[in-house]
Molecule: transfer RNA
Organism: Spirochaetaceae bacterium
RNA sequence: GCCGGCGUGGCGAAAUUGGCAGACGCAGCAGACUCAAAAUCUGCCGCACGCAAGUGUGUAUCGGUUCAAGUCCGAUCGCCGGCA
Numbered sequence: 001g002c003c004g005g006c007g008u009g010g011c012g013a014a015a016u017u018g019g020c021a022g023a024c025g026c027a028g029c030a031g032a033c034u035c036a037a038a039a040u041c042u043g044c045c046g047c048a049c050g051c052a053a054g055u056g057u058g059u060a061u062c063g064g065u066u067c068a069a070g071u072c073c074g075a076u077c078g079c080c081g082g083c084a
Stems, first nucleotide, its partner, number of pairs: 001083007010026003019067001028044005046057004060076005
């Protein structure tokens, strides 16, 4: 240099004929239980704004197609593999 694959919360990992984003697990926080802790159970758990209810935004980055994009298309970045 050419070709192919992959990129989703703090981590792993779902969602694929395009149709509720983050299921499920781990970690974390709070509570229950306990003398105390562990284990177990319950709730919460991206970011920003907000007293709250809620609103906006968010799938590597930027654009495009579409009523609708994590998914399709283009460019770029990163990682992995193959060829030279």